[in-house]
Two RNAs folded together computationally: RNase P RNA and transfer RNA, 446 nucleotides in total. Rfam match: Bacterial RNase P class A. It is annotated as a ribozyme. Model confidence (mean pLDDT): 79 of 100.
RNA sequence: GCGGAGGGUUGGAUGGCCGCGAGGCUUUUGUCUCGAGGAAAGUCCGGACUCCCUGAAGCAACGGUGCCGGGUAACGCCCGGGCGGAGCGAUCCGACGGAAAGCGCCACAGAAAACAGACCGCCCUCGUUCGCGGGGGUAAGGGUGAAACGGUGGGGUAAGGGCCCACCGCGCUUCUGGCAACAGCGGCGGCACGGCAAGCCCCACCGGGAGCAAUGCCAAAUAGGGAUUUCGCGGGGCCAGACCCCAGGGCCGCUUCAGCCCGAGAGGUCCGGGUUGGCAGCUAGAGCCAACGGGUAACCGUUGGCGUAGAGGAAUGGUCAUCUAGGGCGGCAACGCCUGGACAAAAUCCGGCUUACAGACUCUCCGCGCGA
RNA sequence: GCGGGUAUGGUGAAAAGGUAUCACGCGAGCUUCCCAAGCUUAAGUUACGGGUUCAAUUCCCGUUACCCGCUCCA
Numbered sequence: 001g002c003g004g005a006g007g008g009u010u011g012g013a014u015g016g017c018c019g020c021g022a023g024g025c026u027u028u029u030g031u032c033u034c035g036a037g038g039a040a041a042g043u044c045c046g047g048a049c050u051c052c053c054u055g056a057a058g059c060a061a062c063g064g065u066g067c068c069g070g071g072u073a074a075c076g077c078c079c080g081g082g083c084g085g086a087g088c089g090a091u092c093c094g095a096c097g098g099a100a101a102g103c104g105c106c107a108c109a110g111a112a113a114a115c116a117g118a119c120c121g122c123c124c125u126c127g128u129u130c131g132c133g134g135g136g137g138u139a140a141g142g143g144u145g146a147a148a149c150g151g152u153g154g155g156g157u158a159a160g161g162g163c164c165c166a167c168c169g170c171g172c173u174u175c176u177g178g179c180a181a182c183a184g185c186g187g188c189g190g191c192a193c194g195g196c197a198a199g200c201c202c203c204a205c206c207g208g209g210a211g212c213a214a215u216g217c218c219a220a221a222u223a224g225g226g227a228u229u230u231c232g233c234g235g236g237g238c239c240a241g242a243c244c245c246c247a248g249g250g251c252c253g254c255u256u257c258a259g260c261c262c263g264a265g266a267g268g269u270c271c272g273g274g275u276u277g278g279c280a281g282c283u284a285g286a287g288c289c290a291a292c293g294g295g296u297a298a299c300c301g302u303u304g305g306c307g308u309a310g311a312g313g314a315a316u317g318g319u320c321a322u323c324u325a326g327g328g329c330g331g332c333a334a335c336g337c338c339u340g341g342a343c344a345a346a347a348u349c350c351g352g353c354u355u356a357c358a359g360a361c362u363c364u365c366c367g368c369g370c371g372a
Numbered sequence: 373g374c375g376g377g378u379a380u381g382g383u384g385a386a387a388a389g390g391u392a393u394c395a396c397g398c399g400a401g402c403u404u405c406c407c408a409a410g411c412u413u414a415a416g417u418u419a420c421g422g423g424u425u426c427a428a429u430u431c432c433c434g435u436u437a438c439c440c441g442c443u444c445c446a
Base pairs, nucleotide, nucleotide: 001368002367003366004365005364006363007362008361009360010359012323013322014321015320016319017318018317020035021034022033023032024031025030037343041354042353044352045351046350047349048348049211050210051209052208054258055257056256057255058254059253062207063206064205065204066203067081068080069079070078071077082096083094084093085092086091097202098201102200103199104196105195106194119142120141121138122137123136124135125134126133127132150168151167152166153165154164155163169191170189171188172187173186175184176183177182215280216279217278218277225271226270227269228268229267230266231265234246235245236244237243248262249261250260251259273445274444287306288305289304290303291302292301293300294299326339327338328337329336330335373442374441375440376439377438378437379436382396383395384394385393390426399413400412401411402410419435420434421433422432423431
């Protein structure tokens, strides 16, 4: 210098005028202060918070997650490691448990697609009209396919074959290292075990439902109207009962235990009617920044500092001037003229992921070339 | 704002891992003096982009577009 890999920050600036929303001050007028994002987005995960469900344990169903260890309030997120794959490398990618629990599927082609089997071929043998036919052996070669029941080489054989041997692969396993996933070395087995679980399923772990239009309060108005449905109204004692006894039923899908409720109503759904108001929830948070300490890191601890959107069909805008990253044109150059801001925008609040993003700045690392 | 669903020729639908199909419509031709009807024939990136699989309309993930439901009182 060229090409590349992984992060981080930022993503127009200042002022005038006219507006919008909130809050403070003020006597009406006014005046002062504040007022979008890294993704506010998609709503894909995880929580906080609120209401609903009688509680606990177990089981079942349904849904999710899926190598190991750690972080976290939690996660499908993050960090570190292992294994597999890509790259010369920095580095990147991986739904990465189980196919020897069971079921299912594997089109077409092909002889055969899963407890194997034999079309062509090869070998032996019998027959022969010399074309071939019958019987037996074999799976090395051919051919088909996405995939053909270990691979390569040698020995052996009638031809062949893990039939035997070496190496590789695969399975089991001693020991060693590691918390573990796993790795290494050695031994054993002649191979038994094709693929698909983003098909059913098995194993381990996790999960109650709904969502701020949750929910609580106030006010106004209306016909406290109708239909339908679920669970129920048992017996005795006493003159009677709110008392007592027996039996029954209901409250989580099932079981067990505990608790509560029931004696005449209690609840659900739908139609119809009214309103289209106000207040709370509503923003200080698992918050941000810095230093120090612990940790490889994610992250954690201590100390100090910082702090203002909170609207509610929904404000955060428009215009002018000066400047500016950048782009274009002219010029030898200084410079001049023109142009000129990416994606997008709060709606209860956090932690993530994913997706969109013109550019600018910056850090670390890798490869190649050149020079000293 | 929150929750749920759908996407297959122009339109309406089927196929539920193994050659994308049906009806109507549209274009061309035949038939007719002309039209209609009838007959023959042509036209498709399964919304888009990835992944799993030998193979995807179908299974999984993301994006886009569209549709539906949800206020309060009694």